A computed fold for an 84-nucleotide RNA from an uncultured Pseudomonadota bacterium, annotated as c-di-GMP-I riboswitch aptamer. It matches the Rfam family "c-di-GMP-I riboswitch aptamer". Its family is annotated with cyclic-di-GMP binding in the Gene Ontology. The prediction has a mean pLDDT of 88. It was read from a public genome assembly, where an Rfam model found it.

RNA sequence: UUGUGACAAGGGCAAACCCGUCGUGAGGCGGGGACGCAAAGCCACCGGUCUUUCCGCUCCCGGAAAGACAGCGGAGCCGCCGGA
Numbered sequence: 001u002u003g004u005g006a007c008a009a010g011g012g013c014a015a016a017c018c019c020g021u022c023g024u025g026a027g028g029c030g031g032g033g034a035c036g037c038a039a040a041g042c043c044a045c046c047g048g049u050c051u052u053u054c055c056g057c058u059c060c061c062g063g064a065a066a067g068a069c070a071g072c073g074g075a076g077c078c079g080c081c082g083g084a
Stems, first nucleotide, its partner, number of pairs: 002084001004082002012037002017032006035071001041077002045074003048069009
């Protein structure tokens, strides 16, 4: 440097759920809690899902605007340890 996650060490993160708080909402943040994770670190660029408002139409569905999700997939950036 490239590709890799068998084994191991030191560690790291934290789903559901509960409490508090912010938000119309999807959800965010803090605390508790661990289902899991080798990028479950960063990033809304592409696809996807979801929310609010509006328009067409009115169960449905389509469109527009503004948002949410990185623990849905992909692209991009950065990184610990082991082994090759």